[in-house]
Context: one part of a larger RNA
RNA sequence: UUGGGCGUAAAGGGCACGCAGGCGGUCAUAUAAGUCGGAUGUGAAAUCCCGAGGCUUAACCUUGGAAGUGCAUUUGAUACUGUAUGACUUGAGUAUGGGAGAGGGAAGCGGAAUUCCUGGUGUAGCGGUGAAAUGCGUAGAUAUCAGGAGGAACACCGGUGGCGAAGGCGGCUUCCUGGACCAAUACUGACGCUGAGGUGCGAAGGCGUGGGGAGCAAACAGGAUUAGAUACCCUGGUAGUCCACGCAGUAAACGGUGAUCACUAGGUGUAGCGGGUAUUUACCCCUGCUGUGCCGGAGUUAACGCAUUAAGUGAUCCGCCUGGGAAGUACGGCCGCAAGGUUAAAACUC
Repeated sequence: UUGGGCGUAAAGGGCACGCAGGCGGUCAUAUAAGUCGGAUGUGAAAUCCCGAGGCUUAACCUUGGAAGUGCAUUUGAUACUGUAUGACUUGAGUAUGGGAGAGGGAAGCGGAAUUCCUGGUGUAGCGGUGAAAUGCGUAGAUAUCAGGAGGAACACCGGUGGCGAAGGCGGCUUCCUGGACCAAUACUGACGCUGAGGUGCGAAGGCGUGGGGAGCAAACAGGAUUAGAUACCCUGGUAGUCCACGCAGUAAACGGUGAUCACUAGGUGUAGCGGGUAUUUACCCCUGCUGUGCCGGAGUUAACGCAUUAAGUGAUCCGCCUGGGAAGUACGGCCGCAAGGUUAAAACUC
């Protein structure tokens, strides 16, 4: 609970697609369902309101009127909404030509580095720390040279650079593939926006089966530190991290800011594609569209701040909030192999 809100106070769904629903561009004609008039009927009495009258007054009573915001029938109006028909091109989309990009999937390849193995040189230390010790090393380590194996990640370029709906994406090449942007025309003719349910995607960690395992490293072991040290530091080290297939479905999934459309001063970077000027390209200068940053005005805000990428001014649709704790818990439902997820209270208490 017909209210006010959601960047930071409670509150934007993690993200998209999309059925129903809600909302929807311009013009004409028709209709008259919504909408707006008129008339008729009905809307019991009492009560309420107004007038008049009766009890000495009042309460009370009697009588007349009004009201009864409604419903039905009928007759009109046609601006708006709806419906039907026809038309339009600005919204939306398609075709053509371009360039940009770590967008996605698959396969192959490359070099640096760590580790391990083999061999050579070589000898007593190495490693590690605040200082040490555990540890490694005369069975030859560390260092250095050559060769080999294997896994993972891709220095420089690299950039408040780019791409993607979000999660996210970074060595090189090839193949398959999605989207956006720019330019100029042509075409379709409202085909649009949002979107409860639903469906799909969804970091890290986790789970299942089978591989793989260099480095790193929960757990664990040891050495230190300390009053203690189930830690921080050190030496090791298993899951895991990697791959394939399946599950899980959560994050400070954040811009802590839902999507779409329109309008409202500027300045200055940067990325992509154009146009103009100029000397012909480039550089430079002016300028258009799209993206991405910073600064700043009006406005807004509790303030901080936001400010054409709005948190300004409006419109449509969805989600969500309603004192703190108990609690994102219990119970129940649904989902899951499990871990758990999702939906989601109350008593009590302040």
Small-subunit ribosomal RNA, central domain from a metagenome, 350 nucleotides, folded computationally.